[in-house]
RNA sequence: GAGUCGGCCGGACAGUCGCUCCCGCUUGCGGGGGAGGAAAGUCCGGGCUCCACAGGGCAGGGCGCCAGGUAACCCCUGGGGGGCGUGAGCCUACGGAAAGUGCAGCAGAGAGCAGACCGCCUAAGCGGCUUUGGCCGCCGGUAAGGGUGAAAGGGUGCGGUAAGAGCGCACCGCGCGACUGGUAACAGCUCGCGGCAUGGUAAACCCCGCCCGGAGCAAGACCAAAUAGGAAUCCUAUGGUGCGGCCCGCACUGGAUUCGGGUAGGUUGCUUGAGGUAGGUGGCGACACCUAUCCCAGAUGAAUGACUGUCCCCGACAGAACCCGGCUUACAGGCCGGCUC
Numbered sequence: 001g002a003g004u005c006g007g008c009c010g011g012a013c014a015g016u017c018g019c020u021c022c023c024g025c026u027u028g029c030g031g032g033g034g035a036g037g038a039a040a041g042u043c044c045g046g047g048c049u050c051c052a053c054a055g056g057g058c059a060g061g062g063c064g065c066c067a068g069g070u071a072a073c074c075c076c077u078g079g080g081g082g083g084c085g086u087g088a089g090c091c092u093a094c095g096g097a098a099a100g101u102g103c104a105g106c107a108g109a110g111a112g113c114a115g116a117c118c119g120c121c122u123a124a125g126c127g128g129c130u131u132u133g134g135c136c137g138c139c140g141g142u143a144a145g146g147g148u149g150a151a152a153g154g155g156u157g158c159g160g161u162a163a164g165a166g167c168g169c170a171c172c173g174c175g176c177g178a179c180u181g182g183u184a185a186c187a188g189c190u191c192g193c194g195g196c197a198u199g200g201u202a203a204a205c206c207c208c209g210c211c212c213g214g215a216g217c218a219a220g221a222c223c224a225a226a227u228a229g230g231a232a233u234c235c236u237a238u239g240g241u242g243c244g245g246c247c248c249g250c251a252c253u254g255g256a257u258u259c260g261g262g263u264a265g266g267u268u269g270c271u272u273g274a275g276g277u278a279g280g281u282g283g284c285g286a287c288a289c290c291u292a293u294c295c296c297a298g299a300u301g302a303a304u305g306a307c308u309g310u311c312c313c314c315g316a317c318a319g320a321a322c323c324c325g326g327c328u329u330a331c332a333g334g335c336c337g338g339c340u341c
Stems, first nucleotide, its partner, number of pairs: 001341009011311007019034007036317001040328002043326005048216004060212005065079005080094001081092004095207002100205002102201002117146002119142003125138005154172006173196001174194005179188003220268004230259006239253005275294008312315001
């Protein structure tokens, strides 16, 4: 100088006047608390609440190397495999393609129980010619070489052959088994076996394993006007109104009290919690345990602001609404530390 990883800050101090919550009393004063690392997106996981639910299964959804952490997780920690980088380090949906099905543009002869376009070969068989050396054609052989493609059914070498070919052999690679190390994923390459096959794709269907009931604080609980309606009891009642000439009859109709449900409104849920800080112990670590100490927003048209003074590098992204653990995204500027070239 360039880079990489991790952590932290996010204008400071003072005064005055406001807003909101709590406490105290002498009831209008005093004291105290008052946004974030993401309060955000609402993407995962849990607590809490109500509803549903015998057990088991189907469907549907999610997850998917191994071990651990946790209340739980699609999170975190440590490790393994693969890829990238000189390196520190970074990325990784990373089970199964030998159960089945599907899919694959262009190019190419052939793209999946392979394939003769060019090239190579003419040993065997047939025909023709012949100067008997052979030449040409047919039938054929061949995946070494060229060409196409992201991909052409292991690689290099030697042998072999008419030319070739795991056809044979050596080494490398691959698969299987044993052994060794590791809790395991896996690794080693020590040994043996197999000439080598069943190309890719599962954030395609699918198969295997594990997990999953629904809705959400506008959840839920309590108090409870007015108006309309409901139920019961009592009174009016030999009532009133209508039909009708009248009686009988039929239909409609009043008041009071109580009860239940419940709207407006109010109260609660509401913030002491898987909590913070410091120290110690165990662990590589995530984290766990112990001790001490602290209380740190709780609004509901919804508070957290305005002004003044001093200073500086002139201040980014952004505002709680039941709570917590994560992930992701946004962020001016600055500080500290480890490591690499």
Molecule: Bacterial RNase P class A
Organism: uncultured Gilvimarinus sp.